The prediction has a mean pLDDT of 77. This is a predicted structure of a 328-nucleotide RNA (Bacterial RNase P class A) from a soil metagenome. The sequence is in RNAcentral, with records from MGnify.
[in-house]
RNA sequence: GAGGUGGCCGGAUGGUCGCGUGUGGCGGGGCGACCCGUCACCCGAGGAAAGUCCGAGCACCACGACGCAAGGUAGCGGGUAACUCCCGUCCGCCGCGAGGCGCGGACCAGCGCCACAGAGACGAGUCGGCAUCGGUUUCGGCCGUGCCGGGUGAAACGGGCAAGCUCUACCUGGUGCAAGGCCAAAUAGGAGGGCACGCGUGGCGCAAGCUGCGCAGGGGUGCGUCGCUCCGCCUUCGGGUCGGCUGCAAGAGGCGUCGGGCAACCGGCGUCCCAGAUGGAUGACCAUCCCCGCAUCGCGGGACAGAACUCGGCUUACAGGCCACCUC
Numbered sequence: 001g002a003g004g005u006g007g008c009c010g011g012a013u014g015g016u017c018g019c020g021u022g023u024g025g026c027g028g029g030g031c032g033a034c035c036c037g038u039c040a041c042c043c044g045a046g047g048a049a050a051g052u053c054c055g056a057g058c059a060c061c062a063c064g065a066c067g068c069a070a071g072g073u074a075g076c077g078g079g080u081a082a083c084u085c086c087c088g089u090c091c092g093c094c095g096c097g098a099g100g101c102g103c104g105g106a107c108c109a110g111c112g113c114c115a116c117a118g119a120g121a122c123g124a125g126u127c128g129g130c131a132u133c134g135g136u137u138u139c140g141g142c143c144g145u146g147c148c149g150g151g152u153g154a155a156a157c158g159g160g161c162a163a164g165c166u167c168u169a170c171c172u173g174g175u176g177c178a179a180g181g182c183c184a185a186a187u188a189g190g191a192g193g194g195c196a197c198g199c200g201u202g203g204c205g206c207a208a209g210c211u212g213c214g215c216a217g218g219g220g221u222g223c224g225u226c227g228c229u230c231c232g233c234c235u236u237c238g239g240g241u242c243g244g245c246u247g248c249a250a251g252a253g254g255c256g257u258c259g260g261g262c263a264a265c266c267g268g269c270g271u272c273c274c275a276g277a278u279g280g281a282u283g284a285c286c287a288u289c290c291c292c293g294c295a296u297c298g299c300g301g302g303a304c305a306g307a308a309c310u311c312g313g314c315u316u317a318c319a320g321g322c323c324a325c326c327u328c
Stems, first nucleotide, its partner, number of pairs: 001328009011289007019044002022041008046304001050315002053313005058176004070172005075089005090104001091102004105167002110165002112161003122158001127149005133144004180246004190237006198215007217231004253272008290302005
């Protein structure tokens, strides 16, 4: 100088104002479940929160066993809750190397394919020659059988390809937090209990009873009358609706340290609490400093991007910068 691998940062500090969750105080709303306002304090995006591509947790539904179909995985060993992920290692390929990549089970089941060249590319054929062989003949040969030869090509009867179908072994139920769970009005309908259940007339029915109309009675109202309107009344229970809450932030958790292991990872101890919205908060300004650019005593800029049930991975995007080890 040129590279390789692994890890880390992703402007810093302070101030003012603003927004959101939580906890506490105060005030208010709702029949209720619960909710709202305000003040104080705490906390408030990422390494990818992204793509939603794999694998799980969790939840509900389904579910006797086995098999088929469909989909997936594929050297060997290990890690993990699990994986198509990760680690180690063998093999193959690439690289001078550090290292990187994986299309790595089985062509003694079957099917298919094997460019160009070549007569022929896998039970289909015959380029040339020979025959002591057999058959045939129009005597030139021809057919069968056997042997030999060179040429083409990666491969010539030996095979290769499963990033072709397939076979083998193993794995896989479906739907996703708008899953689901709890609480809980009014009206109507259901069940139980108490009270009430009158008169006339019509219809249906064997009957019990149901029902239409009228009158009476009761409610709508403290009382009376008239009008209008409704009609068994009160109460308890259970299901569901309006609605409210939850799921939902203490976890396969972070950090430190010690031990085991080549490593992935595992275990012990200590310590910390670190967003939780639902039209969706996480912002703005000022000061000082840092980095970059420039037309340089001042200006401009600070990548990719933004949680939505939660984790483990993979992939993709990313200005600029730092560290360790290694190679030529």